Context: one part of a larger RNA
RNA sequence: GAACGAACGCUGGCGGCGUGCCUAACACAUGCAAGUCGAGGGAGAAAGCCGCAAGGCGAGUAAACCGGCGAACGGGUGCGUAACACGUGGAUAAUCUACCUUCCUGACUGGGAUAACUGGCCGAAAGGCUUGCUAAUACCAGAUAAGCCCACGGCGUCCAUGGACGCUGAGGGAAAAGGUGGCCUCUGCAUGCAAGCUAUCGCAGGGAGAUGAGUCCGCGGCCCAUCAGCUAGUUGGCGGGGUAAAAGCCCACCAAGGCUACGACGGGUAGCUGGUCUGAGAGGAUGAUCAGCCACACUGGAACUGAGACACGGUCCAGACUCCUACGGGAGGCAGCAGUGGGGAAUCUUGCGCAAUGGGCGAAAGCCUGACGCAGCAACGCCGCGUGUGUGAUGAAGGUCUUCGGAUCGUAAAGCACUGUCGCGAGGGAAGAUACGCCACGCGCUAACAUCGCGGGGCUAAGACGGUACCUCGAGAGGAAGCACCGGCUAACUCUGUGCCAGCAGCCGCGGUAAUACAGAGGGUGCGAGCGUUGUUC
Repeated sequence: GAACGAACGCUGGCGGCGUGCCUAACACAUGCAAGUCGAGGGAGAAAGCCGCAAGGCGAGUAAACCGGCGAACGGGUGCGUAACACGUGGAUAAUCUACCUUCCUGACUGGGAUAACUGGCCGAAAGGCUUGCUAAUACCAGAUAAGCCCACGGCGUCCAUGGACGCUGAGGGAAAAGGUGGCCUCUGCAUGCAAGCUAUCGCAGGGAGAUGAGUCCGCGGCCCAUCAGCUAGUUGGCGGGGUAAAAGCCCACCAAGGCUACGACGGGUAGCUGGUCUGAGAGGAUGAUCAGCCACACUGGAACUGAGACACGGUCCAGACUCCUACGGGAGGCAGCAGUGGGGAAUCUUGCGCAAUGGGCGAAAGCCUGACGCAGCAACGCCGCGUGUGUGAUGAAGGUCUUCGGAUCGUAAAGCACUGUCGCGAGGGAAGAUACGCCACGCGCUAACAUCGCGGGGCUAAGACGGUACCUCGAGAGGAAGCACCGGCUAACUCUGUGCCAGCAGCCGCGGUAAUACAGAGGGUGCGAGCGUUGUUC
């Protein structure tokens, strides 16, 4: 000099854009943060209103239940981790991948339950037991098998741990589900409807793609040698188990190996990276916000479900802590968003909205979304603007200094003439929003301008921010300047007080009676809504 997620002191007008628990991964009151689908299924209220009543509307709505998808995303934190955790480059002929796209093949015949509900019972509660009934895109059995899987065989191509791909033979094994709309061309009943047809959304098997993930390897990035030897599942083999998948990953047996001064092992510290800061660079330091990866979710352990978890707002066990209890027993987990206590030098609102972007579910309308978009607080940072402009000498008054002549503050003020940024008041007032849907048209599908898909055209609801930004008008110099320093380094000097005292100080050093170094004043210098100090890095 530059920088900061800063703090402290004095001061403080406005706006834009950012940023805001670096400490206790300390404990948490309260609310919200993951639901959705009635076009999968059965069942089905009440309040209230109308009525004299019966009954009707509410409403086949809500809550609850079975089922599907989601809840493994999104959001938080940095405890652990010196490790294939990360970065980078490869391998997977050792693997998986829901939803999505595309292609091929299918969707046949049956069955038994169960929740909700009803009745009974236990419990303070949390909750539970039992009788009876019922449905499904829930569950089960059988059929079928192009392709798929398993073991056995033949041929070809390719790569080289021994396998991959293609063709082929015979044997064994494994599937499925329907919903909604429309129609009468076929079939059945013969009106019209559905078991029929059709469109669409789904369902099953397989191939390919896309996306996401698992695993393995080369290289790279901290300190201590006052850590020098470490290792028995240890190193390798055979066989088995296990996984989606190679492997001591696990197990039985066998062998005695494996690592190490090119730093093993041990200890300390630490999430890693893109980046950030500094620097001419090389380098050094760092890893807030944003982005990628990893790890964690009260502490420790475990598996279940599932395409995916060993699962922040799931389950089980143990522990500590807190709460409820009828003492028998139960409930909980903010390192989600706000917020509270505590710790600390120190870090915000228990706000508004799903209007936009994105996500989940749904055919859709839509619902949910503390992601997100906004607003609030804080000079915490960066940037911009303002606090007036011109004129004005009697060089006023006053302050300070004085050699008592004067000098200086100083065109500074007053006065006169203007301007109108910001702020204040009034009026107008956005963009961010034309997607889904609806209407008609064209093309495709089709028996069908039924539906659906595609294309261009027209119409329309929806704005948290916000009556905000912005524009216009009005009044009006009015509401808006401080902080540090002035011995040298280092820009800026005098007076008074004090008298090695009180004090200053980054270094050198000032102060013991004329102190430009302490304190005050006048003046000056620097920066300016900031200025200094402290801390940290280069």
RNAcentral holds the full RNA, with entries from SILVA. This is a predicted structure of a 538-nucleotide part of an RNA (small-subunit ribosomal RNA, 5' domain) from a soil metagenome. The prediction has a mean pLDDT of 82.